[in-house]
About this RNA: A computed fold for a 266-nucleotide RNA from a Clostridia bacterium, annotated as Bacterial large signal recognition particle RNA. The coordinates come from a structure-prediction model, not an experiment, and the mean pLDDT is 75. A source record names the gene ffs. Lineage of the source: Bacteria > Bacillati > Bacillota > Clostridia. Rfam family: Bacterial large signal recognition particle RNA. The family is grouped with related families in Rfam's "SRP clan". Gene Ontology terms of the family: signal recognition particle, plasma membrane targeting and SRP-dependent cotranslational protein targeting to membrane, signal sequence recognition.

RNA sequence: CCGUGCCAGACGGGGAGCUAGCGGUGCCCUGAACCUGAAAUCCGCUAUAGCAGGGUUUGAUCCCCGGUUUGAGGCAUGAUAUUGUAAGGCAUGGAAACGGUAAGGGGCGUUGAAGAGCGGGCCCCGCGCAACGCGCGGCCGUGAACCCUGUCAGGCCCUGACGGGAGCAGCAGUAAGCGGUGUGGCGCGUGUGCCUCGGACAAGUCUGCUCGGAGCAACCUGCCGUGAUACCUCUUGGAAUGUCAUUUCGAUUUCCGGGUGCACGG
Repeated sequence: CCGUGCCAGACGGGGAGCUAGCGGUGCCCUGAACCUGAAAUCCGCUAUAGCAGGGUUUGAUCCCCGGUUUGAGGCAUGAUAUUGUAAGGCAUGGAAACGGUAAGGGGCGUUGAAGAGCGGGCCCCGCGCAACGCGCGGCCGUGAACCCUGUCAGGCCCUGACGGGAGCAGCAGUAAGCGGUGUGGCGCGUGUGCCUCGGACAAGUCUGCUCGGAGCAACCUGCCGUGAUACCUCUUGGAAUGUCAUUUCGAUUUCCGGGUGCACGG
C1' cells in the first nucleotide's frame, strides 16, 4: 500500500409546548432518510440523558470535530394597517331633535299686510226640520172541501098537495195568511245634513263688514343657542389577521481544515 472479516459509528434534523432537565408519542417546519411494541390526567432516561426487540451499511465525497456560506420555519418585543368587539356625551366633531333669528331664495300683500272691534262657520249641547232606513195603515191580486157569509143546482128530510127546511158542490164576497205596490198619511231610528232657532266655549283656524296703512309668514339655504343620542367620525381597553423592525432558536445548503479502530493475509 492492497485484500478479507469483525466491530465503533450511521440509518434524519429542527421549533414551540410539556419537563428539575434530556428524549419520545401528539402539533408545526424541512427532508432521500429502516421495521415492530407501549406512551399526554403520559412513556422511558439522568448531563455518557429515550426504552425493548430485529435488520441494513461502513472506515469513508457517506462517520466524527471545528469553522464558513445559505436560510424554510418558529418563539419573544415593539410599531403600523385592516376587521370585528366593549366602554365613553365633560368630544359639542358631524348627522339628527327642539327653540330662536330673518341675511339670501321662494310665497302672500295697495285687487289692502300686521293689529283692533263686531258677527258667523269648523268643534260641543238642546228643541226641531229634511234625507235615508225600517215598520204600520191604505190599494191591488190571491186566498177557506168541512170547523166564514150570501145564493144555494142535484140529492136528502117534512107535507095529501101548495110549499117549507137543513144544506154539499159551484159561483160571488170575505177572515187569518201570502204576494205586489206604497204618490200623499202615521210611528221609530242613526257615524246622514249644518237646514232653522236657542245656548255654551273664547285656544286654534277660516270667512264677511268696519277701522288701519306696509308688512306678513318661516317652506329651503344661512346664522345662533340648548340638552341629549352610541347613527357616523373620534377617544380608550382588550382580541384576531397581515406587514415591517429587532432579538432568539434554527432544518436544509456551499466550501475549507482536521481526525478516525481491531483481527488475519499478501